[in-house]
This record gives sequence, C1' cells and structure tokens, in this order.
RNA sequence: UGAGUCGGCCAGGCGGCCGCGUUCCCCGGGUUCGCUCGGGGACCGAGGAACGUCCGGGCUCCACAGGGCAGGGUGGUGGCUAACGGCCACCUGGGGUGACCCACGGGACAGUGCCACAGAGAGAAGACCGCCGCGCAGCUCCUUCGGGAGUCGCGAGGUGAGGGUGAAAGGGUGCGGUAAGAGCGCACCAGCGUGCCGGGUGACCGGUGCGGCUAGGUAAACCCCACCCGGAGCAAGGCCAGACAGGGAGCGAGCUGCCCGCUCGAUGCUCCCGGGUAGGCCGCUGGAGGCGUACGGCAACGUGCGUCGUAGAUGGAUGGUCGCCAUCCGUCGUCGGGAGACCGGCGGCGGGCACAGAACCCGGCGUAUCGGCCGGCUCAUCCC
Repeated sequence: UGAGUCGGCCAGGCGGCCGCGUUCCCCGGGUUCGCUCGGGGACCGAGGAACGUCCGGGCUCCACAGGGCAGGGUGGUGGCUAACGGCCACCUGGGGUGACCCACGGGACAGUGCCACAGAGAGAAGACCGCCGCGCAGCUCCUUCGGGAGUCGCGAGGUGAGGGUGAAAGGGUGCGGUAAGAGCGCACCAGCGUGCCGGGUGACCGGUGCGGCUAGGUAAACCCCACCCGGAGCAAGGCCAGACAGGGAGCGAGCUGCCCGCUCGAUGCUCCCGGGUAGGCCGCUGGAGGCGUACGGCAACGUGCGUCGUAGAUGGAUGGUCGCCAUCCGUCGUCGGGAGACCGGCGGCGGGCACAGAACCCGGCGUAUCGGCCGGCUCAUCCC
C1' cells in the first nucleotide's frame, strides 16, 4: 500500500419563530371548597433498535400454586445469570493459506414406520447383464471309436468380484482360496464396540490390547432417555362516581384439559335472556438501573466504593419552519504535488442525512437502517 476478518462508537450541533404533552407556579372567572374553566410562565420530554412480540423473568390475580396422567419445550461439556431457547470458555465435526467462520451437536444393536424417480433388489434385501460348473438337445472339428474339444439353445442352480440403476446397494488394498466367487481365511489400513494405562472438573484427547471381520440413511417421523414448564395477563388487579329493570334456569362453582386433592357455597354462587354505562383515580415508573473506579475471574460475570437521575401519553405529546455551522456526494473555478493516471487544499452552486417511534417494567434474540468514525488481528507485496 492492497485485500480481508472481528469488535466498538455516532445517528447532526447552536439560535430565532410557531405548535404539542407531563409536573409545578402566577393571574382572572366559577365552586357543592374536593376542584374546574380561560390566559401566561418555568423545568423536562423516545431508540439503537423504542420495532417484531420469538424466548426468559419481575409484578398482579387465580389456592404464595399441591400429586398423577395428558400436553409443551430444551438437547456436546463446564460456567455465568433472577431466568432463558441468551451469553462466555472449551470439545467434536466441517470450511478457509490465515485472522476467523458455521453446526436444530442426546439415542438408529429398545421397538415401529418411511426411503420419491430409476432399478432385479431400498435392508439379516437383491440375479437384469455378466461370470461359473451341471443336465438335456442340436451343429462343427478331432479320435486310439471308449470318447474329447468348441459353439449355440433350453432348464434348474451357484456367485454380490465386474457392468448397469440410484442420494444411498452389507468397508478399502493385496495375497491365498475357489468351478466361478465372496471377510471364506490372512496381513495392513479405515471404522465400530470393548478392556487397561496416562491427561482433563467434564465433553473429550493420546497410547495399547482384544472382538465379530463390520445390519445404509432418516428422530425438524412416531418413539426412547435426561432436564425444565400451573394458568391468565396492566383491557392484570384495586378504588371512586354515575346509569339501569328486571326475568328465567340450575346446585354447584373456582384453581388450562382429565383424575385426585383443596377452598368457597343458600341474604350465596353459576349460566342464559333483557337493560345500563363505557367517566375519573391508583397501579405508573428508582430498577436484576446507568457511568466511573478497585479487586477476583481467560471470559461471560461478580463484589466493594463513588457518582448520576428530569418521558409517562390514553385517539395517544416529543413536531414544523428559517438562518449559521459541521458532514457526505456531484459539479465548476483556483492553487499545490506528480512523468502521467490522479491526489490534496480553498472557494462558489446544487443535492443528500436513514431505519423507525415509548404505552407495566427488565434481560435477551431476531429483523430494519442514508452514511460516517475508531480499534485489534490476518494474508500478500514493497522499502529500511
């Protein structure tokens, strides 16, 4: 200098004018003295994803939530965490020269199912071609006349070496063996299972011995194993005010479905029909909080200390416009560098500035995003 890989950060700034929301204050009016209406002022007022609502938790109510079945989820190991399907570290497998990246990564000797098309056969499988000997019949040749050799056809067999089909057809190479063949036997290699030794908390790794010579794939098919999960959700839930018209049925109702169990139950409860209202307040934002620092830890993270703190709408506020500056792009002019392509400075003009917006709160994940900046590391080339 070029190419790449991983991670972090920003998401325009200041000012003028107009406008919106919460809270507080002031002035005026009304008042049932609780407040309310109008005007004015002050402070503050979205995000890295506020989003999707996919996962986890807090909180609230149902019985502070119980047992079993059913159902759902997770799936290498160790750790972190309030918890998780998240994060960190590692293992194994795969990709890359490398930094690094990817994995829905338990079990296919518990059982069942499935494997399209093609193919003979899709699994304790399977003879289509081929190969091999046997029997029968024909033809040709040879003959020492007993028979022999070759070839073709038919039949019943053997054979998984070779061909062919397929994503996949019961390890690979070699030697022996055989009528031809075959783990049929053996050697080596690959792989599986298992014993021992060594290392590691562990997944696992290294070494060595033995075994049958080795029954494919699929569990995001049923299933098996281990672990986890009660339900509903801020329209939770509670309070106040106001409105209405009651009637009928049942004895049970509540705790996801079923069984158990528990609790409540007659001025009660449940269901159905009919009627009324759809106003206000609390919940509501200080919480597993942010930042800094010290210590422990490879890290995720934890502990201590210091410091900061100002969104809470409910048809739903956080916006619009103008000026200056900053930034990026295009273009023009000018200056400088260079052999040149081109690069850089200054100035003018024009244009761009995304994705998107709280609604109980928090931790994650996923997705969207104009552009810009910073850092670690890797590879290649050149120079010293």